[in-house]
Context: one part of a larger RNA
RNA sequence: UUGGGUUUAAAGGGUGCGCAGGCGGGUUUUUAAGUCAGUGGUGAAAGUUUGCAGCUCAACUGUAAAAUUGCCAUUGAAACUGAAAGUCUUGAGUACAAAUGAGGUAGGCGGAAUGUGUAGUGUAGCGGUGAAAUGCUUAGAUAUUACACAGAACACCGAUUGCGAAGGCAGCUUACUGGCAUGUAACUGACGCUCAUGCACGAAAGUGUGGGUAUCAAACAGGAUUAGAUACCCUGGUAGUCCACACAGUAAACGAUGAAUACUGACUGUUUGCGGUAUAAUGUAAGCGGUUAAGCGAAAGCGUUAAGUAUUCCACCUGGGGAGUACGUCGGCAACGAUGAAACUC
Repeated sequence: UUGGGUUUAAAGGGUGCGCAGGCGGGUUUUUAAGUCAGUGGUGAAAGUUUGCAGCUCAACUGUAAAAUUGCCAUUGAAACUGAAAGUCUUGAGUACAAAUGAGGUAGGCGGAAUGUGUAGUGUAGCGGUGAAAUGCUUAGAUAUUACACAGAACACCGAUUGCGAAGGCAGCUUACUGGCAUGUAACUGACGCUCAUGCACGAAAGUGUGGGUAUCAAACAGGAUUAGAUACCCUGGUAGUCCACACAGUAAACGAUGAAUACUGACUGUUUGCGGUAUAAUGUAAGCGGUUAAGCGAAAGCGUUAAGUAUUCCACCUGGGGAGUACGUCGGCAACGAUGAAACUC
């Protein structure tokens, strides 16, 4: 390179938007760039292949043909692709209607628990463990009652539930705001799909500045355990955990399964609409689940939410280790991130 692959063997980018690029619905006319056909020119010779011939044969040589898959010009064809001009509605979008949900941002409010403070009752222990000790406590603890304050998280409802592109989202309420689905079939009329580079978003931990600090808790200290114990257990405890603004840009960022479209059997549960009704059955659209046919798969399994049958576009893989390392470059305050080898070795 050809070819083959990417759930679990190496391999789907963390997610979205999107320029270039690639690909793209029905139909009519024109054109003739791609495409196809004819003709002409060119494609040096040697070499190569085939036929015949010449040296006694062969190597070698001669001769004729083929090949030279290409390029240029010209004459045609018009199915397909392209281009130009129309047109259509089923793809896509808009409008209207009534819904839906932990979707997002900002503000306000609430109760339980925890800790602390003050006051009351009350007296000798409390706490903790496998057992203990460190720790707290007669300066009155633990327990209990009342009041107050603080910060953080929202029991039950709660569910193979719902929403979101992913990360993720859960007390109640107000304001602003994004989206999906359904129904009508009114409007636009291919406006679409994918997307290298790019831009934006992106859990936790981490960083900077300023707040806040109830709980929990890296580091750290002490007590145990142990041969030792830089641990597991216990008592404490600082960063952090929370908020605002900025940075960072990674995760088993997982469905370990890229996006889009079409096609291919059934059964069953559930969410939101619509139709229907007896407010039953049943039908239909879009989701979220379960069991299976065909088919696929090395198997486990997948199976209309495909890992089936096909098409388009992107990303990625090519033995293990060395190594996601070194070097260089780019980014970052740093931590580090992105890109990313080789020698050597099995």
Predicted 3D model of a 346-nucleotide part of an RNA (small-subunit ribosomal RNA, central domain) from an uncultured bacterium. Its Rfam family is "Bacterial small subunit ribosomal RNA". The full RNA is in RNAcentral, with records from ENA.